Predicted 3D model of a 366-nucleotide RNA (Bacterial RNase P class A) from Coralloluteibacterium thermophilum. The RNAcentral record of the sequence draws on ENA. A source record names the gene rnpB. Of the family's consensus pairs, 93% are formed in the model. Rfam family: Bacterial RNase P class A. By type it is a ribozyme.

């Protein structure tokens, strides 16, 4: 200097003018006005996880159902984070991961292919062994002396029985892989390395790793059922709590002069309509919930780290149809994605660009 990787931060700056909202103080003709402080994000988003808070339900245990899934730790909790293991990618920094169990059981594998699970022989290889054909040799028998038959052996041929699974071929997958030896050809048949293992020892809390040993038998799929371990009640701030009108309505008691209606045709009584007192529910409306919180910053300590503890400092939207904007000037690298609505921890997704730091690889110079 170039290429890359990981992490942290910023999100146009400055000045002026005019606006908007809460709150505080003051003024007010009660309509409002003045002054001052503060006033969106790293994702406020998706609403995908986890928790706080609120109401409802709930003895305990089990079953069903759902979720999570290498190990250990962190945390209020998590499907998040940290550290470690294993596997894959990368020269490397580093990145990625549905990563428990297939020897509990049940099941699945289309098409192709000979054969798809304790399988199989289509092409192919061999044919050692037994048989077949032929050459040559030896022995024996018969002979019309030309031959001919049998037995044994050598060599050769085809491949009937048979042996094999190396090579080809099918398939996502073919009953360990590569090499050497071996063999008729082959084969864990033997050996070396790799793989594998319900073996032994050692290291580690563990996942797992290493050494030795064993033999080649136990194939794959659990994002099939299933098994194992752990976790899980429901609804959500329109949750919910308090106050509470009416010329709305309910209940209790008292009263009822006159009257109407009902109860039985009449009398009494009772009830309803009327009036009064009291009571609770609850609509409109109002108040709270509402932002001081698993909070933020700095420092120190413990821890590899996530994180925890302590001290000091800070207050940082809280509205309720919903405010946070516009214009001008100037500068530059010309400004992205996007806006709270109970709160918090994560994940994911969107994002013009800028800046800082750790580390890696390559080239050059000293």
């Nucleotide at each position: 200097g170039g290429a890359g990787u990981c992490g942290a931060c910023c999100a146009g700056g400055c000045a002026g003018u005019c606006g908007c909202g809460u709150c505080a103080u003051c003024c007010u003709u009660c309509g409002g006005g003045a002054u001052g402080c503060c006033g969106a994000g790293g994702a406020a988003a998706g609403u995908c996880c986890g928790g706080g808070c609120u109401c409802c339900a709930c003895a305990g245990a089990g079953c069903a159902g759902g979720g999570u899934g290498c190990c250990a730790g962190g945390u209020a909790a998590c499907g998040c984070c940290u550290g470690g293991g294993c596997g894959g990618c990368g020269c490397g920094a580093g990145c990625c991961g549905a990563c428990g169990g297939a020897a509990a059981g049940u099941g699945c594998a289309a098409c192709a292919g000979a054969g798809a699970g304790c399988a199989g022989a289509c092409c192919g290889c061999c044919g050692a062994u037994g048989g077949c054909c032929g050459u040559c040799c030896g022995c024996c028998g018969c002979u019309u002396c030309g031959g001919u038959g049998g037995c044994g052996g050598u060599c050769g041929g085809a491949u009937c029985a048979g042996g094999c699974a190396a090579g080809g071929g099918u398939g996502a997958a073919a009953c360990g892989g590569u090499g050497c030896g071996g063999u008729a050809a082959g084969a864990g048949c033997g050996c070396a390395c790799c793989g594998c293992g319900a073996g032994u020892c050692c290291g580690g809390c563990a996942a797992c790793g290493g050494a030795c040993c064993g033999g080649c038998a136990c194939g794959g799929c659990a994002a099939a059922c299933c098994c194992c371990a752990c976790c899980c009640g429901g609804a959500g701030c329109a949750a919910g709590a308090c106050c509470g009108a009416a010329u709305a309505g309910g209940g209790a008691c008292c009263u009822c002069a006159c009257g109407a209606c009902g109860u039985u045709g009449c009398u009494c009584g009772c009830g309803u309509c009327g009036g009064g007192u009291c009571c609770g529910g609850g609509u409109a409306g109002g108040u709270c919930g509402c932002u001081c919180g698993a909070g933020c910053g700095c420092u120190g300590c413990g821890g590899c780290g996530a994180c925890g503890c302590a001290g000091c400092g800070c207050c940082u939207a809280g509205a309720g149809g919903a405010a946070u904007g516009a214009c001008u000037g100037u500068c530059c690298a010309c400004g992205a994605c996007a806006g709270a609505a109970c709160c918090c921890g994560g994940c994911u997704u969107a994002u013009c660009g800028g800046c800082c730091g750790g580390c890696u690889c390559c080239g050059c110079c000293c």